[in-house]
RNA sequence: GGGCCCGUAGCUCAGUCAGGUGGAGCGCCGGGCUCUUAACCCGGGGGUCGAGGGUUCAAAUCCCUCCGGGCCCG
Numbered sequence: 001g002g003g004c005c006c007g008u009a010g011c012u013c014a015g016u017c018a019g020g021u022g023g024a025g026c027g028c029c030g031g032g033c034u035c036u037u038a039a040c041c042c043g044g045g046g047g048u049c050g051a052g053g054g055u056u057c058a059a060a061u062c063c064c065u066c067c068g069g070g071c072c073c074g
Stems, first nucleotide, its partner, number of pairs: 001073007010026004020057001028044005050066005
């Protein structure tokens, strides 16, 4: 220098192909249960979907550029 993949909640990841209400598990907060803790049960908060721009009535999703990480080729 070239090619490909990844970036979504505190963590691990679905969702993207085929645009249409942003999710799960764990963690966190409150409550129940318990002598207490853990486990278990109920409820809750938390995300401008890596950044910027474009297309569209509508973008996590499509297009372009850039940033970060990984793999391969030279």
Overview
RNAcentral holds the sequence, with entries from ENA and MGnify. This is a predicted structure of a 74-nucleotide RNA (transfer RNA) from a Nitrososphaerota archaeon. The same sequence occurs in records of 2 taxa. Its mean pLDDT, the model's own confidence on a scale to 100, is 84. Rfam family: tRNA. From the family's description: Transfer RNA (tRNA) molecules are approximately 80 nucleotides in length.